[in-house]
Notes:
A computed fold for a 117-nucleotide RNA from Consotaella salsifontis, annotated as TPP riboswitch aptamer (THI element).
RNA sequence: ACGCUACCGAGGGGUGCCCCGCCAAGGGGCUGAGAUUCUGUUGGCCGAACGGCAGCACAGCGACCCUUUGAACCUGAUCCGGAUCAUGCCGGCGAAGGGACAGGUCGCGUUGCCUUC
Numbered sequence: 001a002c003g004c005u006a007c008c009g010a011g012g013g014g015u016g017c018c019c020c021g022c023c024a025a026g027g028g029g030c031u032g033a034g035a036u037u038c039u040g041u042u043g044g045c046c047g048a049a050c051g052g053c054a055g056c057a058c059a060g061c062g063a064c065c066c067u068u069u070g071a072a073c074c075u076g077a078u079c080c081g082g083a084u085c086a087u088g089c090c091g092g093c094g095a096a097g098g099g100a101c102a103g104g105u106c107g108c109g110u111u112g113c114c115u116u117c
Stems, first nucleotide, its partner, number of pairs: 001110004006105003009101001010067004016030005038060003042057002044053003073098003079092004
């Protein structure tokens, strides 16, 4: 100097479908690494007001996965074929187009240079 494992920090991402129920609360099932029975001095809705609604949008937390050796994830896509109660459930599309660290520590390995014997 380079490579690899693990860890730390930083960053990226998705969070679906079905059944019961009152299109509620809540509960259950399917696939998967992951589907948060989470949160809000934001917007929205209810309300005369105090306040309220996990919750429609957005944002965040947690877990999980991924970080150029990049199929984590997005576009194509209200796509195509096959299954299923249903769904990116499986395959195609896909040698397509995008997409987030030349960070640090320990250890192991390889190679080069300098010095000493």
It matches the Rfam family "TPP riboswitch aptamer (THI element)". Rfam's curators write: Vitamin B(1) in its active form thiamin pyrophosphate (TPP) is an essential coenzyme that is synthesised by coupling of pyrimidine and thiazole moieties in bacteria. It was read from a public genome assembly, where an Rfam model found it. The model forms 96% of the base pairs in the Rfam consensus. Lineage of the source: Bacteria > Pseudomonadati > Hyphomicrobiales > Aurantimonadaceae > Consotaella.